[in-house]
Model confidence (mean pLDDT): 83 of 100. c-di-GMP-I riboswitch aptamer from a Bacillota bacterium, 88 nucleotides, folded computationally.
RNA sequence: UUCUGAUAAAGCCAAACCAGUCGAAAGGCUGGGACGGAACACCACGGGUCUUCAUUUAGAAUAAGAAUAAGAUAGCCGGGUUGCCAGA
Numbered sequence: 001u002u003c004u005g006a007u008a009a010a011g012c013c014a015a016a017c018c019a020g021u022c023g024a025a026a027g028g029c030u031g032g033g034a035c036g037g038a039a040c041a042c043c044a045c046g047g048g049u050c051u052u053c054a055u056u057u058a059g060a061a062u063a064a065g066a067a068u069a070a071g072a073u074a075g076c077c078g079g080g081u082u083g084c085c086a087g088a
Stems, first nucleotide, its partner, number of pairs: 002088004012037002017032006035075001041081003045078003048073003055067003
């Protein structure tokens, strides 16, 4: 440097759920917690999914309804970047 990741593994991350907090929401963050992870580290570039404050539509209407991401998701998939351990 390249390849492999079954067993194992120093060290690491942490789902659901609970509490607090931010947010219109999806969801984020902090603490507890541990389902899981060999990139479950980082990047919304492509696809998917979720949400709808606002906008548009429609409406008698500030209601219900419909459309749309500029919001969210990297623990949905692909792609890009970097990296730990073990073996070859």
Taxonomically the source falls in Bacillota (Bacteria, Bacillati).